[in-house]
Molecule: SAM riboswitch aptamer (S box leader)
Organism: Salinivirgaceae bacterium
RNA sequence: AUGUUAUACAGAAGAGCAGAGAGAAUAGGCUCGUUGAAGCUCUAGCAACCUUCCCCCCAAAAGGAAAGGUGCUAAUACCUACCCAAUUGGAUAUUCCAAUUAGGAAAUUAUAACUG
Numbered sequence: 001a002u003g004u005u006a007u008a009c010a011g012a013a014g015a016g017c018a019g020a021g022a023g024a025a026u027a028g029g030c031u032c033g034u035u036g037a038a039g040c041u042c043u044a045g046c047a048a049c050c051u052u053c054c055c056c057c058c059a060a061a062a063g064g065a066a067a068g069g070u071g072c073u074a075a076u077a078c079c080u081a082c083c084c085a086a087u088u089g090g091a092u093a094u095u096c097c098a099a100u101u102a103g104g105a106a107a108u109u110a111u112a113a114c115u116g
Base pairs, nucleotide, nucleotide: 003114004113005112006111007110008109013043014042015041016040017039021032022031023030026081027080028079029078044073045072046071049069050068051067052066054064055063077108082104083103085101086100087099088098089097090096091095
């Protein structure tokens, strides 16, 4: 690499270098960006997946705190794509199409742990 499981509406940004794009991919939308995007570096923070220690406890689990290994720090994984319901509108009219809203599923992606 592959596969399995879990999570993805919460949370957390400053500086330096850099210089035009960025938000995974396809399409459509929307948003961010020369008041400085991506990327790289440093520092800070968030979170609690894994490991360890401490508190708690008869013991374990749960819970709390810390250190280490990752991860993350615009917008739900930015939104939609498939299914279903409601509402509104349209048409060659009882069905079809479109828009909006709510719900559900799958695929894909990301991260962690395991797997090889």